Small-subunit ribosomal RNA, central domain from an uncultured bacterium, 350 nucleotides, folded computationally. The RNAcentral record of the full RNA draws on ENA and SILVA.

Context: one part of a larger RNA
């Protein structure tokens, strides 16, 4: 619980698509469902209003009366919501001419360092640390030179710079392929906008099966430190990172900010595109439109800060939130090979 909120105090779904709803441009026309309005019926009677009256007053009680809403039926109005046929181009899409990008998916290639193998030179140490052991080395380590193997990952460029709906995307070329922005107005006319259910994608860790395995590296054994050390440091290393199929479907999935669309001072970086009286051109300059940042009007805010990329002013639209613990648990239900995951109490207690 017809409220008031949701950056940081409970609260914005991880993200997009979408069904059903909800909402919704501009201009005329015609209907009247909703609106607005008139008449008529009905809303029993008692009570409860107003106005008399009777009991010595009052309570009580009689008699009159009126009214607002509701509902039905009728007749009327045509701003407005609705509906219907029509028309229009500023919303939205579609064409054509550009264009920037680590956007996806495949394939090919490339170089640095590491590790390991296999020759050489060469000797006694290396390696680690706060000090050290542990470990590796005379069966020649480490060092250096040369060949050769793997596998992962791409210095510089790199940048509050790019790109994608969000997870993410970064070595070089090729192929296929998604989306964005400029400019222009030819096209089609409101075809939009949110979206309960519901579908697709979704970082790491985790699983299934098959493959690869270099460095790193939960578990684990050893050394150390310590009262103790199931930790921090140190020597190994196993799952796993890595590739192909699938599965899971969570995260501080963070702008801790759900989408759209409208309006409300600037100033100053910086990416794309286009443009100008500027130039011979191309920079400098200046304008337009998108993205991307930092100060700041005005408001807005508990404060921090937010401020045209709002947390400001409105509209729609949806999801959420209502003391803290129990507890994101317990049952039941769905999914899942499992981990679990999603939906989620209450007693009780402060």
């Nucleotide at each position: 619980u017809u409220g008031g909120g949701c950056g940081u105090a409970a609260a914005g779904a991880g993200u997009c698509c979408g069904u059903a709803g909800g909402u919704a441009g501009u201009c005329a026309u015609c209907c009247a469902a909703g609106u607005c309005u008139g008449c008529u019926g009905u809303u029993a009677a008692a009570g409860a209003g107003c106005g008399a009256g009777g009991c010595u007053u009052a309570a009580c009680u009689u008699c009159g009366u009126a009214a607002a809403g509701g509902c039905a039926g009728u007749g009327g109005a045509a701003a407005c919501u609705g509906g219907a046929a029509g028309a229009c181009u500023a919303g939205a899409g579609u064409g054509u001419a550009g264009u920037a990008g680590g956007g996806g998916c495949a394939g090919a290639g490339g170089g640095a360092a590491u590790u390991c193998c296999u020759g050489g030179u060469g000797u006694a140490g290396c390696g680690g640390u706060g000090a050290a052991a542990u470990g590796c080395g005379u069966a020649g380590a480490g060092a250096u030179c040369a060949g050769g193997a793997a596998g992962a990952a791409c210095a510089c460029c790199g940048g509050u710079g790019g790109c994608g709906a969000a997870g993410g995307c970064g070595c070089u070329c090729u192929g296929c392929u998604g989306g964005g922005c400029u400019a222009u107005a030819a096209c089609u006319g409101a075809c939009a906008c949110u979206g309960a259910g519901g579908g697709a994608c979704g970082a790491a860790a985790g699983c299934u099966a098959g493959g690869g395995g270099a460095g790193c590296g939960a578990a684990u054994g050893g050394g150390a430190u310590u009262a103790g050390a199931u930790a921090c440091c140190c020597c190994a290393g196993u799952a796993g990172u890595c590739c192909u199929a699938g599965c899971g479907g969570u995260a501080a999935a963070c702008g801790a900010u759900g989408g759209a669309a409208a309006c409300u001072a600037g100033g100053u970086g910086u990416g794309g595109c286009c443009u100008g009286u500027a130039u011979c051109g191309a920079c400098c300059c200046g304008g337009g439109c998108c993205g991307u940042g930092c100060c700041g009007a005005a408001g807005c805010a508990a404060a921090c800060g937010c401020g045209u990329u709002a947390a400001g002013u409105u509209u729609c639209c949806c999801g959420c939130c209502u003391g803290g613990g129990g507890a994101g648990u317990a049952c039941g239900c769905a999914c899942g090979c499992a981990a679990g995951u999603g939906u989620g109490a209450a007693a009780c207690u402060c």